[in-house]
RNA sequence: CUCGACAAAGCCAAACCCUUCGCAAGGAGGGGACGGAAAGCGGUGGGUCUUCAGUAAGAUGGCCGAGCUGCCGAAG
Numbered sequence: 001c002u003c004g005a006c007a008a009a010g011c012c013a014a015a016c017c018c019u020u021c022g023c024a025a026g027g028a029g030g031g032g033a034c035g036g037a038a039a040g041c042g043g044u045g046g047g048u049c050u051u052c053a054g055u056a057a058g059a060u061g062g063c064c065g066a067g068c069u070g071c072c073g074a075a076g
Base pairs, nucleotide, nucleotide: 002076003073004072011036012035016031017030018029019028020027021026034062040068041067044065045064046063047060048059049058050057051056
């Protein structure tokens, strides 16, 4: 460097429920765990979704690439 263990120490938190913001997709906080080795970061490319008269404006990084950063260390 690659790789990712019935390892160790920690981390995040889907659905659903409550509160709240938004026309909406969805966001935030609390509870809760289906999962995750980048489920850390940023909408840059593609996809999907919403609003709209629209070629406009948005949402999604837990849809997939690419990028930047990062914990641990068995075997190969």